[in-house]
RNA sequence: GAAGAAGAACAGAUGAUCGCCGCCUGUAGCGUUUGACGCAGGCAGGGGGAGGAAAGUCCGGGCUCCGCAGGGCAGGAUGGUUCUUAACGGGAACCGGGGGUGACCCCAGGGAAAGUGCCACAGAGAGGAGACCGCCCGUCAGCGCUUCGGCGCAAGCGGGUAAGGGUGAAAGGGUGAGGUAAGAGCUCACCAGUUCCGGCGGUGACGCCGGAAGCUAGGUAAACCCCAUCCGGAGCAAGACCGAAUAGGGAAACGCUUGAGGACGGCCCGUCCAAAGUUUCCGGGUCAGGUUGCUCGAGGCCGUUGGCAACAGCGGCCCUAGAUGAAUGAUUGUCGCCCUGUGUGCGGGUAACUGCAGCAGGGAACAGAACCCGGCUUACGGACUUCUUCGGCC
RNA sequence: GCCCACAUAGCUCAGUCGGUAGAGCGCAUCCUUGGUAAGGAUGAGGUCACCAGUUCAAAUCUGGUUGUGGGCUCCA
Numbered sequence: 001g002a003a004g005a006a007g008a009a010c011a012g013a014u015g016a017u018c019g020c021c022g023c024c025u026g027u028a029g030c031g032u033u034u035g036a037c038g039c040a041g042g043c044a045g046g047g048g049g050a051g052g053a054a055a056g057u058c059c060g061g062g063c064u065c066c067g068c069a070g071g072g073c074a075g076g077a078u079g080g081u082u083c084u085u086a087a088c089g090g091g092a093a094c095c096g097g098g099g100g101u102g103a104c105c106c107c108a109g110g111g112a113a114a115g116u117g118c119c120a121c122a123g124a125g126a127g128g129a130g131a132c133c134g135c136c137c138g139u140c141a142g143c144g145c146u147u148c149g150g151c152g153c154a155a156g157c158g159g160g161u162a163a164g165g166g167u168g169a170a171a172g173g174g175u176g177a178g179g180u181a182a183g184a185g186c187u188c189a190c191c192a193g194u195u196c197c198g199g200c201g202g203u204g205a206c207g208c209c210g211g212a213a214g215c216u217a218g219g220u221a222a223a224c225c226c227c228a229u230c231c232g233g234a235g236c237a238a239g240a241c242c243g244a245a246u247a248g249g250g251a252a253a254c255g256c257u258u259g260a261g262g263a264c265g266g267c268c269c270g271u272c273c274a275a276a277g278u279u280u281c282c283g284g285g286u287c288a289g290g291u292u293g294c295u296c297g298a299g300g301c302c303g304u305u306g307g308c309a310a311c312a313g314c315g316g317c318c319c320u321a322g323a324u325g326a327a328u329g330a331u332u333g334u335c336g337c338c339c340u341g342u343g344u345g346c347g348g349g350u351a352a353c354u355g356c357a358g359c360a361g362g363g364a365a366c367a368g369a370a371c372c373c374g375g376c377u378u379a380c381g382g383a384c385u386u387c388u389u390c391g392g393c394c
Numbered sequence: 395g396c397c398c399a400c401a402u403a404g405c406u407c408a409g410u411c412g413g414u415a416g417a418g419c420g421c422a423u424c425c426u427u428g429g430u431a432a433g434g435a436u437g438a439g440g441u442c443a444c445c446a447g448u449u450c451a452a453a454u455c456u457g458g459u460u461g462u463g464g465g466c467u468c469c470a
């Protein structure tokens, strides 16, 4: 210098002018002009006002309501181990596998010897398979040679063979030796792998060592499925209270205790409510209203202790948006950062070129809370730290 | 804000236990006709919205992104 890998943090600063949305204090008014709300207000002062992703709504929880929700089937989700946490499909560490020269990264990582399905085309055969070519044996039409005893070649037919060729993504271990008519785990040695048994280490996944078996049982579970674990439903437009207005009107279905319907979401059982109505549809009303839920929370920062770490304990400090046709903005000055240009100044160098300063012009990403948290994923700016590989120079 | 569904040819749609992507209308050329329409024959036209993953193989299965469409608001 080039190409990369990992990590942590930031998301310009400050002033002026004009605005916007809440809160607090003070003050002057108005007020039934429907009312709830007091005022969709005035003036003055004070203080606050988006994010690392506020996003996607992909997971998990809090909170609220549905009788606090029991059992079974169905359905959904997850899937190495140990830990962490309120919980998770998140995170940490480790194990196993894979990729990279390396820093390092990736894995939906249970089960394919429980069962079923599928494996197109090609190919003889696609699963305890398969003779197309080849190789070998037998038989034999025929052909050649002949010293007439025979010998050789050999289409066809019957059989053996998974060594070799060929097809395919994939063809039922690999290498060598023995063996055989030719071959083959057929046998043996070594290697790889599987299952079982034993020992040692580890909390565990698993690792190492020894022995035995059969010689090796293909892939696919992000196909059905099996195993283990977890899951009640809906969501702040949840829910609670208040005001105004209207026709508490019509139809259908089911039911009136042998119980409709509801809680309950797909089904069944069970439990509870239900003393007669319930559900659905049509129709009606409405400044499509106000208050609450609403922001102090598994909260943030700092220190310390334990732990490899995620994280947890303890102590101190802080309060930091609450809008609802939805505020958090606009213009501009100065400084800082980056880029481009430069008949400028001071330097470095033989030179090409280059450092600092000045001047001029330009630029600054992704993106906007909507009940609240913990994660994941996606979008995105430049700068920093540590590390790796390669090249050049000393 | 919350909850769902969909994306295949110019248009409307098929295609589901994964195996060479189809139909109707439309379009182009030819035949038929004196000419046009209708009819007949042939043909073109596809990033299966996009990007990854699983698999020998993906329109199809899984995850993410983009776009489109739908439903849920108060009172009695």
Stems, first nucleotide, its partner, number of pairs: 001390007010381001012335007020049002023046005029039002051366001055377002058375005063235004070269004075231005080094005095109001096107004110226002115224002117220003132165002134161006142153004173191006192216001194213008239292004249282006261273003284469002299318008337363006344357005395466007404419004413450001421437005443459005

Two RNAs folded together computationally: RNase P RNA and transfer RNA, 470 nucleotides in total. It holds a member of the Rfam family "Bacterial RNase P class A". Rfam describes the family as follows. Ribonuclease P (RNase P) is a ubiquitous endoribonuclease, found in archaea, bacteria and eukarya as well as chloroplasts and mitochondria.